RNAcentral holds the sequence, with entries from MGnify. This is a predicted structure of a 154-nucleotide RNA (Lysine riboswitch aptamer) from a bovine gut metagenome. The prediction has a mean pLDDT of 83. Its Rfam family is "Lysine riboswitch aptamer". Rfam's curators write: Riboswitches are metabolite binding domains within certain messenger RNAs that serve as precision sensors for their corresponding targets. The family has 47 seed sequences and 3,224 matches in Rfam 15.1. Its family is annotated with lysine biosynthetic process in the Gene Ontology. Of the family's consensus pairs, 93% are formed in the model.
């Protein structure tokens, strides 16, 4: 400098299929609560728009399994400004996508809190506590560091 491994409830992807979402959106008959003083559609402001009950019919996205695949900065995160979406303008706020910049993060678990989401699933961010890998030191068990790290070959 190449090329090839290692952690391990290990990353992550697109297809198809399950469970959930849900008997909800939502459509039809009926019926007429409400008539802007109420309640909804994320928050304020303005406009619009809907609405309680009753039978019938009845989804879907994202997220989640496992199987497949690719893979070991796997990947994720954060900053900008864009595009799109959130009933319409705005002003914030979220969601999703691709650029551009950023050594923030070794990994997976647990707990707290906030923040996404129907959800107690599930995820992300801070903080912490044990585990665990891997180098350094020290020595019988400890301490400290990051992955631009480490372990092997040429």
């Nucleotide at each position: 400098g190449a090329u090839a491994g290692a952690g391990g409830c290990g990353c992550g992807g697109g297809u198809a299929g399950a469970a959930u979402g849900a008997g909800u959106a939502c459509u039809g008959c009926g019926a007429g609560u409400g008539u802007u003083u109420u309640u909804c559609c994320g928050g304020g402001a303005g406009a619009g728009g809907a609405a309680a009950c009753g039978c019938a019919g009845g989804a879907a996205a994202g997220g989640u399994c496992g199987a497949c695949c690719g893979c070991c900065g796997a990947a994720g995160g954060g900053a900008u400004g864009c595009c799109g979406g959130u009933u319409c303008u705005u002003c914030c706020g979220c969601c999703g996508g691709a650029a551009u910049c950023u050594g923030c993060u070794g990994g997976g678990u647990c707990g707290u809190a906030a923040g996404g989401g129907a959800a107690c699933a599930c995820u992300u961010u801070a903080c912490g506590g044990a585990c665990u890998g891997u180098c350094a030191c020290a020595u019988u068990u400890g301490u400290g560091g990051a992955g631009g790290g480490c372990u092997a070959u040429c």